Predicted 3D model of a 723-nucleotide part of an RNA (large-subunit ribosomal RNA, domain II) from a Patescibacteria group bacterium.

Context: one part of a larger RNA
RNA sequence: GCCUGCGAGUGUAUGUAUGUUGCUUGGCUAAGUCCGUUAUGGGACGAAGCCCUAGGGAAACCGAGUGUUAAUAGCGCGUCCGUAUCAUACAUACGACCCGAAGCCGGGUGAGCUUACCAUGGACAGGUUGAAGUUUGUCGAAAGACAGAUGGAGGACCGAACCCGUACGUCGUACAACGCGUUGGGAUGAUCUGUGGUAAGGAGUGAAAAGCUAAUCGAACCCGGUAAUAGCUGGUUCUCUCUGAAACAUCUUUUGGGAUGGCGUCGUGUGAUCCUUCCGGGGGUAGAGCACUGGAAGGGGUAAACAGGGAGAAAUCUCGUUACUCCUAUCAACCUCCGAAUACCGGAAAUUACAACACGGCAGUUAGACCAUGGGGGCGAAGCUCCAUUGGUCAAAAGGGGAAGAGCCCGGAUCGUCAGUUAAGGCCCCUAAAUCGACACUGAGUACAACUUAAGGAAGUGAGGAUCCUUCGACAAUGAGGAUGUUGGCUUAGAAGCAGCCAUCAUUUAAAGAUAGCGUAACAGCUCACUCAUCGAGGGUCCUUGCGCCGAAGAUAAUCGGGGUUAAGUGUCGUGCCGAAGCUACGGGUUUGUGCACUUCAUAGAGGAGGAUGAUUUUUUCAUAUCUUCUGUGAAGUGCACAAGCGGUAAGAGAGCGUUCCGUUCUGCGAUGAAGGAAAAGGGGUGACCCAUUCUGGAGCGUACGGAAGUGAGAAUGCAGGU
Numbered sequence: 001g002c003c004u005g006c007g008a009g010u011g012u013a014u015g016u017a018u019g020u021u022g023c024u025u026g027g028c029u030a031a032g033u034c035c036g037u038u039a040u041g042g043g044a045c046g047a048a049g050c051c052c053u054a055g056g057g058a059a060a061c062c063g064a065g066u067g068u069u070a071a072u073a074g075c076g077c078g079u080c081c082g083u084a085u086c087a088u089a090c091a092u093a094c095g096a097c098c099c100g101a102a103g104c105c106g107g108g109u110g111a112g113c114u115u116a117c118c119a120u121g122g123a124c125a126g127g128u129u130g131a132a133g134u135u136u137g138u139c140g141a142a143a144g145a146c147a148g149a150u151g152g153a154g155g156a157c158c159g160a161a162c163c164c165g166u167a168c169g170u171c172g173u174a175c176a177a178c179g180c181g182u183u184g185g186g187a188u189g190a191u192c193u194g195u196g197g198u199a200a201g202g203a204g205u206g207a208a209a210a211g212c213u214a215a216u217c218g219a220a221c222c223c224g225g226u227a228a229u230a231g232c233u234g235g236u237u238c239u240c241u242c243u244g245a246a247a248c249a250u251c252u253u254u255u256g257g258g259a260u261g262g263c264g265u266c267g268u269g270u271g272a273u274c275c276u277u278c279c280g281g282g283g284g285u286a287g288a289g290c291a292c293u294g295g296a297a298g299g300g301g302u303a304a305a306c307a308g309g310g311a312g313a314a315a316u317c318u319c320g321u322u323a324c325u326c327c328u329a330u331c332a333a334c335c336u337c338c339g340a341a342u343a344c345c346g347g348a349a350a351u352u353a354c355a356a357c358a359c360g361g362c363a364g365u366u367a368g369a370c371c372a373u374g375g376g377g378g379c380g381a382a383g384c385u386c387c388a389u390u391g392g393u394c395a396a397a398a399g400g401g402g403a404a405g406a407g408c409c410c411g412g413a414u415c416g417u418c419a420g421u422u423a424a425g426g427c428c429c430c431u432a433a434a435u436c437g438a439c440a441c442u443g444a445g446u447a448c449a450a451c452u453u454a455a456g457g458a459a460g461u462g463a464g465g466a467u468c469c470u471u472c473g474a475c476a477a478u479g480a481g482g483a484u485g486u487u488g489g490c491u492u493a494g495a496a497g498c499a500g501c502c503a504u505c506a507u508u509u510a511a512a513g514a515u516a517g518c519g520u521a522a523c524a525g526c527u528c529a530c531u532c533a534u535c536g537a538g539g540g541u542c543c544u545u546g547c548g549c550c551g552a553a554g555a556u557a558a559u560c561g562g563g564g565u566u567a568a569g570u571g572u573c574g575u576g577c578c579g580a581a582g583c584u585a586c587g588g589g590u591u592u593g594u595g596c597a598c599u600u601c602a603u604a605g606a607g608g609a610g611g612a613u614g615a616u617u618u619u620u621u622c623a624u625a626u627c628u629u630c631u632g633u634g635a636a637g638u639g640c641a642c643a644a645g646c647g648g649u650a651a652g653a654g655a656g657c658g659u660u661c662c663g664u665u666c667u668g669c670g671a672u673g674a675a676g677g678a679a680a681a682g683g684g685g686u687g688a689c690c691c692a693u694u695c696u697g698g699a700g701c702g703u704a705c706g707g708a709a710g711u712g713a714g715a716a717u718g719c720a721g722g723u
Base pairs, nucleotide, nucleotide: 001723002722003721004720005719006718011094012093013092014091015090016089017088018087019086021084022083023082026051027050028049032045033044034043035042055062056061065077066076067075068074097235098234100232104225105224106223107222108221109220115199116198117197118196119195120194121193122192123191124189126158127157128156129154133150134149135148136147137146138145139144162186163185164184167182168181169180170179201217203213204212205211238656239655240654241653242652243651248261249260250259251258252257262365263364264362265361266360267359268358269357270356276349277348278347279346280345281344287338288336289335293332294331295330297328298327299326300325301324302323303322304321306320308319309318310317311316368394369393370392371391372389373388374387375386376385377384399410400409401408414588415587416586417585419584420583421582425578426577427576428563429562430561434575436574437573438572439571440570441569447565448564456550457549460547461546462545463544464543465542466541467540468539469538477534478533479532480531481530483507484506485505488502489501490500513528516527517526518525589646590645591644592643593642594641595640596639597638598637599636600635601634602633603632604631605630606629607628608627609626612624613623614622615621657712659709660708661707662706663705664704666702668701669700676696677695678694679693682691683690684689
């Protein structure tokens, strides 16, 4: 892991609501007593008491009223009502749906591990160093000094046993819940060690690490209080049907919890109250505007013993500053001379499919997400954050599209059909449907729906417009010329068109600058402007716009979903077709409503039967009870028809299946085979499940109607067993 079994809303008391039954001449007994039984079953007695029959007030007290108050006003609360059992749901108190802490307290057990101490024993190969002291010699007057021997000190040295555990490796489902190998530290000492003993749980012991106190220590272990508590996590077991949320507001030692309201459901009641349309309203938002309050730009004017600067000898002039004013063009959430759409309020009308409101039972929700729009914060960042539109979708919604996909687009799945038709989106192949039609553009694989691009740059190319030159010959190209005074003057070593400064004339001409560029030391030289000839039809500049180009760099080799495509790209039109659980067609189920029919019950009225009970002296008569026929009303059930519905989490409501036991029943089944087990195959039911058949099994079991629960498992790192 798997299989089998076990495994979670229970019990008592009290209350509330709904339902059922009894009584309602109001209802009910409790403890207890008695009778009685195989019995824990049952029957009788027992009004003590409880609910109800009147409320208001703190109370006195008053009373359909009362309290407040000066009040006869106003206002508050009232102006009536069953009760008991049982069942179901919920609440409260208890372990209270189940499992789960870390912990707290009490009483005990531990120092055979380890810490410290006490008592008494034991252990330390070998080698090295060579303190004090002693002695001999030499020197010295001596004190003493030096040298040689001797001697054998030390928390001395090296290094086994022994104790430890520095570094690395190994092991790491181990040999081992700390080992093993190599290396390393101490090794006569604050050394190591045997045995016996003492000290303990807020206590011990500690050369102090909160270390150690039996693999347990920032408070040991065992048992008990104990089912501690857990606003937390996990789990919570059969079916079908109807409806179906919330992630908001207020308060909260409150923010991952609650309470109340909102939103859901069920019941009872009201009966069109909701929504919609029409009519009538107030507003100060969007927009707009500058009339106010303020901001800000350009121009003109006026004023000022108005900063400051400039000119001038000064007078003064000028630039500027501040304030006011005029013109032009503007800005505003906290401006408004104006001013919508929506929304909101009131009235009326129509429909009743969907609704609305009141009271009551039961909830769940109070972590929301994205998208669109209006806003605040942020950077007019965020798959960001906070509001609003009680907008949409998801949540709680499957289906089709978007390559893939909670929140986007289309559209809301009762079931069946190898029927039709559409939506979004598509129609070359993958892949259902156009290699469809018309006119354009792109030549970059640009592009091939959304997210992937900027500033800037460019004789790419299409469309439109403006303007200039042009058969009196444009633009381009080719041939020729491009001169003279003059090397202009100055400067300079030089300056001759071309370092620099000044001037920039005149002549010859078809035309030619005192020169636009290259060049030289300076000249020279090569071009240009300008002119002629050849040629023969468009050329130059600018603006707007469509589609393209460069700019353009990322981590798997790459990609429009892929293949691929010059359209199967882009733009504007058009006609077809495909395409969903949408809609339609046909058939089935079910819920609710309406109508009809039938059955049952209740009730009211009318009629009949019958002689039971009571009243009456008796007959008669009357009343009550019983049975029965018809009519009306109401309730429940069944069948048929029609209409509208039938996605669904939390949750509410309804109807059922199955398990165990009990009572009654079938005077049921069973060795001619019960229960249990096995079999995809038969039959019934929407389903839980039921029935049959065969095999196995070998002794009990079921039907119907009621009742009671240890009543349904796939999940809880669930528990036990097996494997």
Lineage of the source: Bacteria > Bacteria candidate phyla. It matches the Rfam family "Bacterial large subunit ribosomal RNA". Its mean pLDDT, the model's own confidence on a scale to 100, is 82.